A computed fold for a 103-nucleotide RNA, annotated as SAM riboswitch aptamer (S box leader). Of the family's consensus pairs, 97% are formed in the model. It matches the Rfam family "SAM riboswitch aptamer (S box leader)". Gene Ontology term of the family: regulation of gene expression.
[in-house]
RNA sequence: UCGUUAUCACGAAAGCUGGAGGGAAUAGACCCAAUGAAAGCUUAGCAACCCUACACUGGUAGAAGGUGCUACAUUCUAUCCGCUAUGGCGGAAAAGAUAACUU
Numbered sequence: 001u002c003g004u005u006a007u008c009a010c011g012a013a014a015g016c017u018g019g020a021g022g023g024a025a026u027a028g029a030c031c032c033a034a035u036g037a038a039a040g041c042u043u044a045g046c047a048a049c050c051c052u053a054c055a056c057u058g059g060u061a062g063a064a065g066g067u068g069c070u071a072c073a074u075u076c077u078a079u080c081c082g083c084u085a086u087g088g089c090g091g092a093a094a095a096g097a098u099a100a101c102u103u
Base pairs, nucleotide, nucleotide: 003101004100005099006098007097008096013043014042015041016040017039021032022031023030026078027077028076029075044070045069046068049066050065051062052061053060054059074095079092080091081090082089083088
């Protein structure tokens, strides 16, 4: 880098450095940010994909280790479908994120 599968419910922050952006990308909206954004480091935590133990193919318990994550929300609209009181509502797709495996 390519592809496959699963999930996108819930949950969990303080300090130091830093100094203007951030919420994936494009456009618009909305929101966060000098009462300090991104990023880095330390400590702490959440979760349970890999993992560990027991069971033995249905699982149960755990958290040493590999990842991941710790504003709100895959934020909304963009493509399709259904409903509609025409304001919207719901679902799906696409795209994206994470993990395991794979080229």